[in-house]
Molecule: RNase P RNA; transfer RNA
Organism: Terricaulis sp.
RNA sequence: CCAGUCGGCCGGGCGGCCGCGGGCGCAAGCUGGAAACGGCGCGUUCGAGGAAAGUCCGGGCUCCAUGCGGAAACGGCGGCGGGUAACGCCCGCCGGAAGUAAUUCUAGGGAUAGCGCCACAGAGAAUAGUCUGCCCGACAGCUUCGGCUUGAAGGCGAUGGUGAAACGGUGGGGUAAGAGCCCACCGCGCCGACCGUAAGGAAGGCGGCACGGCAAGCCCCGCCGGGAGCAAGACCGAAUAGGGAUGCUUGGAGCCUUGAGCUUCAGCCCGCCGCAGGGGCGCAUCCGGGUAGGUCGCGAGAACCGCUCAGCAAUGCGCGGUCCAGAGGAAUGGUCGCCCAUCCUGCAAAGGUGGACAGAACCCGGCUUACAGGCCGACUGGCGCU
RNA sequence: GGCCCCGUAGCUCAGCUGGAUAGAGCAGGUCCGUCCUAAGGACACGGUCGGGAGUUCGAAUCUCUCCGGGGUCGCCA
Repeated sequence: CCAGUCGGCCGGGCGGCCGCGGGCGCAAGCUGGAAACGGCGCGUUCGAGGAAAGUCCGGGCUCCAUGCGGAAACGGCGGCGGGUAACGCCCGCCGGAAGUAAUUCUAGGGAUAGCGCCACAGAGAAUAGUCUGCCCGACAGCUUCGGCUUGAAGGCGAUGGUGAAACGGUGGGGUAAGAGCCCACCGCGCCGACCGUAAGGAAGGCGGCACGGCAAGCCCCGCCGGGAGCAAGACCGAAUAGGGAUGCUUGGAGCCUUGAGCUUCAGCCCGCCGCAGGGGCGCAUCCGGGUAGGUCGCGAGAACCGCUCAGCAAUGCGCGGUCCAGAGGAAUGGUCGCCCAUCCUGCAAAGGUGGACAGAACCCGGCUUACAGGCCGACUGGCGCU
Repeated sequence: GGCCCCGUAGCUCAGCUGGAUAGAGCAGGUCCGUCCUAAGGACACGGUCGGGAGUUCGAAUCUCUCCGGGGUCGCCA
């Protein structure tokens, strides 16, 4: 200099003016109210994010269920160790895969508990198997008697071909032809000194090869999980209707469960009036449930910042400091000046443009997804020079 | 705000205990048929199986993640 890998942080800044929402305060002023206390106003202070998003995991909190514990069922997770309130998250390591490397990816227990599946192609797909083939060769035929041809039965798992996968690979020996049949190396299986907390690694020894793949198919093993969600839930609580208690009032008749219970007649009330027809017939006080509505839940917390110490790290102990939105679904903005970054014009000076994704609603820890641009740090490979 | 369900051709659906050309009906196209049209018949066309990643020899189907749509106060006050 070129090419590449990984991690962390920011994601417009400062100031003026005007506004919006929350908290606190208020001498006077206007206004509502009997007052308490409000409204306007004035002052002061705070006011979106790294993802507030998706609602995919894990918790806090609340209610429901439950005597306690366990099991079954269902769902999830799955190398080892550590971190954490917890996790499917994070850190470190192991094994495997990719890359020259830095580094990246990895749902990574069990296929010898059992069941199931492996399409098409192919002879054969899991108790292997003869399609093309190789060898031997009965019988028969020919013969120059050396042999040749056809080839039953048999041996073989080497060659070709199919497939994602064909029951170890390469080389040598061996054989009628072959084959772990035998040997060397590699692979595989079993044992394993020693190292490591462990996963695991591994010198060495033994075995001639036995054991295909799929569990994000059923399943087995181990671990975890009761369910629902702030529209959870708690408190206060009108008007009207309905429930209960007490008292008062109101004509007749019938019934029985004796009480403003039921049925019926009369009377009264209802629309402009009359008739027909229809509908209605208690009042007062108190109590309790519950609706509208209101208040709480609701933000001092697994909080943030700095330092020390422990640790490779995730993270944790300690010390010091800070208070940092909270409502109704609605606020969190506008404008001006200077600066920063983007884009456009321009040799330049300068001019113009205009700010990524997005936006709280019970809270917290993660993951995932979206994101203009900028800053910082660590590392690898190649080339050149000293 | 929460919770639940769905996505396959232009439309309505099947296939979803993995198997290779992904089917059916309607619509649209061409031809036959008819004097013309309709009915009817034949033929072909038409698919990122919502997108991406993973598991697997193989994914519409299994798993994860993202996107879109829907149900609604008779899913929840």